[in-house]
RNA sequence: GCGCGUUCUCAGGGCGGGGUGAAAUUCCCCACCGGCGGUAAGCCCCCUGUCGCUGAUGCGGCACGGAGCAAGCCCGCGAGCGGCCCCUAAUCCAUGCGAGAUCCAUGCGAGUAGGGGUGACAGCAGACCCGGUGCAAUUCCGGGGCCGACGGUCAUAGUCCGGAUGGAAGAGAACGAUG
Numbered sequence: 001g002c003g004c005g006u007u008c009u010c011a012g013g014g015c016g017g018g019g020u021g022a023a024a025u026u027c028c029c030c031a032c033c034g035g036c037g038g039u040a041a042g043c044c045c046c047c048u049g050u051c052g053c054u055g056a057u058g059c060g061g062c063a064c065g066g067a068g069c070a071a072g073c074c075c076g077c078g079a080g081c082g083g084c085c086c087c088u089a090a091u092c093c094a095u096g097c098g099a100g101a102u103c104c105a106u107g108c109g110a111g112u113a114g115g116g117g118u119g120a121c122a123g124c125a126g127a128c129c130c131g132g133u134g135c136a137a138u139u140c141c142g143g144g145g146c147c148g149a150c151g152g153u154c155a156u157a158g159u160c161c162g163g164a165u166g167g168a169a170g171a172g173a174a175c176g177a178u179g
Base pairs, nucleotide, nucleotide: 002179004176005175006174007173008172009171010170016030017029018028019027031159032158033148034147035077036076037075038074042069043068045066046065048063049062050061051060052059053058072146073145080124081123082121083118084117085116086115087114088113089112091110092109093107094106095105096104128144129143130142131141132140150162151161152160
């Protein structure tokens, strides 16, 4: 240093102005925001070499190597929705007991509501072009575009409220065993 185990910590931003209206941070005009890992020719720094300048300390150019940062729309991932499974509740249905019943019991029945689990579980899971440079760019530069879970709401939400003091892609630290 790498891999492994345990524990702990951390892990999302954004409606400002105007219009209409009884009502809108939800519509319309202008505005604002961009999770995690990867890739990246950009940026920046370091080392070494070399060339140039200088009286010199130094300064500058180029090249090999290395650290860091760098994409909402390139490749993946996450939360969320959906699926599946489980629990609870009332309802309905079926069956049983019974003279009968809306009660009761059973159901490896049904949909509904609430809660939990799962995640290689079918599926949803967004969105980029043009010009320039160049060997090479959906990444750089310039320009113009586009996108954003679910539930709620006096009115339709990326930006408000809620699930969420949750979960999590992952990031880091400590300790341990081992090669």
This is a predicted structure of a 179-nucleotide RNA (FMN riboswitch aptamer (RFN element)) from Rhodalgimonas zhirmunskyi. It matches the Rfam family "FMN riboswitch aptamer (RFN element)". Gene Ontology term of the family: FMN binding. It was read from a public genome assembly, where an Rfam model found it.